[in-house]
RNA sequence: AGCCCCGUAGUGUAGCGGCCAAUCACGUGAGGCUCUGGACCUUACAACCCAGGUUCGAAUCCUGGCGGGGCUA
Numbered sequence: 001a002g003c004c005c006c007g008u009a010g011u012g013u014a015g016c017g018g019c020c021a022a023u024c025a026c027g028u029g030a031g032g033c034u035c036u037g038g039a040c041c042u043u044a045c046a047a048c049c050c051a052g053g054u055u056c057g058a059a060u061c062c063u064g065g066c067g068g069g070g071c072u073a
Stems, first nucleotide, its partner, number of pairs: 001072007010026003018056001027045006049065005
């Protein structure tokens, strides 16, 4: 320098153009249970990398940028 893949709660993920409040698990807070703790149950918290474009409608499609990984020279 060229090409390819990826970017969603604190962490790991689902999502494939429209549903209700963006999914689930871990985590954290509160409550229940328990002699205490763990486990278990209930409940709450927290996210679409950035900027444009397409569209009636974008996490999702397109372009550029930023960041991470890989291949080639």

The RNA shown here (transfer RNA) has 73 nucleotides and comes from a Candidatus Nanoarchaeia archaeon. It matches the Rfam family "tRNA". Rfam's curators write: Transfer RNA (tRNA) molecules are approximately 80 nucleotides in length. By type it is a transfer RNA. The coordinates come from a structure-prediction model, not an experiment, and the mean pLDDT is 81. NCBI's taxonomy places the organism under Archaea, Nanobdellati, Nanobdellota, Candidatus Nanoarchaeia.